[in-house]
């Protein structure tokens, strides 16, 4: 320095243009127990920035910043 990939709840991860942005650990908080754990119900939490394209973007493009692979 080129190419190519990847960024979504605290954490790993679904979602190919209209979805109430879902799940699974963990967390609260209530049930249950003598307590504790298990269980069951509830509940709070997320689209990496900026800009484009569009009636409408998390999804598409184009810059950037993070990581990551190959390469002179």
């Nucleotide at each position: 320095g080129g190419c190519c990939c990847u960024a979504u709840c605290g954490u790993c991860u679904a979602g190919u243009g209209g979805u109430u942005a879902g799940g699974a650990c963990g967390u609260g908080u209530g049930c249950u127990u003598c307590u504790c754990a298990a269980g069951c119900a509830u509940a709070a939490a997320a689209c990496c920035g900026g800009g484009g394209u569009u009636c409408a973007a998390u999804u598409c493009c184009c810059c950037g910043u993070a990581g990551g692979g190959c390469u002179g």